[in-house]
Molecule: Bacterial RNase P class A
Organism: Calditrichota bacterium
């Protein structure tokens, strides 16, 4: 000193003058007393991503349980977390000199793909070659053998040696390799310089289908609760408007319970199952209608005000525990709540840029990506300029 890996932070500052919001204490004036208008001071007031809305969650509601199907997500072991497709260690396979990075259920369940080349691409089957047999004799053809040699190609029936055969080949053998068992460390995934057996499945592709193991309601704050106000508590159509049983009454009242009945609706996309109400009265009385009740479908008003709303799985500091992710104590903090949307203008000096100029003086820029809208963990994308840390290789020096 130059090239690299991983991480992390600032991204204007200061002062002065006016402006806006929320809150909180005081003053004055109105006042239907509920509460409002002005006005004075104090604290505060847009991100590390507030983005995309891509995952999970808190939390509203869908009245309340469950199964089986489809369908959807993850996929190496262990842990962390309130969950998560996320964090963190570790173990394998790969890239790289190295700091680090990236992938990971299964190919012996089954089906399907592998372009061109190439003989032939997984029940693979002979192109070139070797050996033998016949025929024929310069040349060559036919039948059997083979898989060692050569080619092709990402990949072509393990690999070196020695035996053995007509030539060969795990055909045998020995020593690698790979399978399977067992020991032995490890929670585990795996390691293995430890025994033992097999001659051995001879590809790749599951972000192909599938198959294995775990999970998984749904809609959102515009969700929801409340006040108030107005129409037409509208129409038209379904379906029920019944039956047993118990108790008291019979002076009065004509009563109270409890059981069945569901066209429809509702609980994820479908079935199963489940849950859900009223039962009143008159008549030409075994049947019609009716009040009421459950749906469907349509059509009008009102669309205005409070809350929801920011005290949280929260945030800094110390300690312990732990490789860490985090987790327990412990002690201090309150840090936006707007509603067509407040958080900003202006000066003045630095600091940073960016031109010009070289004895150091001027002009210009408002300086990167960007703006809360229930909130909270993560992922992912942006992003002018600057600066911290630890780490590798290299070149020089002491």
């Nucleotide at each position: 000193a130059a090239a690299g890996u991983a991480g992390a932070c600032c991204g204007g500052a200061c002062g002065g003058u006016c402006g806006c919001c929320u809150c909180a204490a005081g003053g004055u004036g109105c006042u239907a007393c509920g509460g409002u208008a002005c006005u004075u001071u104090g604290c505060g007031g847009a991100g590390g991503a507030a983005a995309g809305u891509c995952c999970g969650a808190a939390c509203u509601c869908c009245a309340a349980a469950g199964g089986a199907c489809a369908g959807g997500g993850c996929g190496g072991u262990c842990g962390c977390u309130a969950a998560c497709g996320g964090c963190g260690a570790c173990u394998u396979c790969g890239a790289g000199u190295g700091a680090u990075c990236g992938g990971a259920g299964g190919a012996a369940a089954g089906u399907g793909c592998c372009a061109c080349a190439g003989a032939a691409a997984a029940u693979a089957g002979a192109c070139u070659g070797u050996c033998u047999c016949g025929a024929a004799u310069u040349u060559u053809c036919g039948g059997g053998a083979u898989g060692a040699u050569g080619g092709u190609g990402a990949a072509a029936a393990g690999g070196u040696g020695g035996g053995g055969u007509a030539a060969g080949a795990g055909c045998c053998c020995a020593c690698c390799g790979c399978c399977c068992c067992g020991g032995u460390g490890g929670u585990g995934a795996c390691a293995u310089u430890c025994g033992g057996g097999g001659g051995c499945a001879u590809g790749g592709u599951a972000a192909a289908c599938c198959c294995c193991g775990c999970c998984c309601g749904g809609a959102g704050c515009a969700a929801g609760a409340c006040c108030a106000a107005a129409u037409a508590g509208g129409u038209u159509c379904c379906g029920u408007g019944u039956u047993u049983c118990c108790c008291g009454c019979u002076u009065u009242u004509u009563g109270g319970g409890a059981a069945a009945a569901a066209a429809g609706a509702g609980u994820u996309g479908u079935c199963c199952g489940c849950u859900c109400a009223a039962u009143u009265c008159g008549c030409u009385c075994u049947g019609c209608g009716u009040a009421a009740c459950g749906g469907a479908a349509u059509g009008g008003g009102u669309a205005g005000g409070u809350u929801g709303c920011u005290u949280g799985a929260c945030c800094c500091c110390g300690u312990c525990a732990g490789c860490a992710a985090u987790g327990g104590c412990g002690a201090g903090g309150c840090u936006a709540g707007a509603u067509a949307a407040a958080u900003g203008a202006c000066c003045g000096u630095c600091a940073c840029c960016c031109c010009g100029a070289u004895u150091u003086u001027g002009g210009g820029g408002a300086u990167a990506c960007a703006g809360a809208a229930u909130u909270c963990g993560g992922c992912u994308u942006a992003c002018a300029g600057g600066c911290c840390u630890a780490c590798u290789u290299u070149g020089g020096a002491u």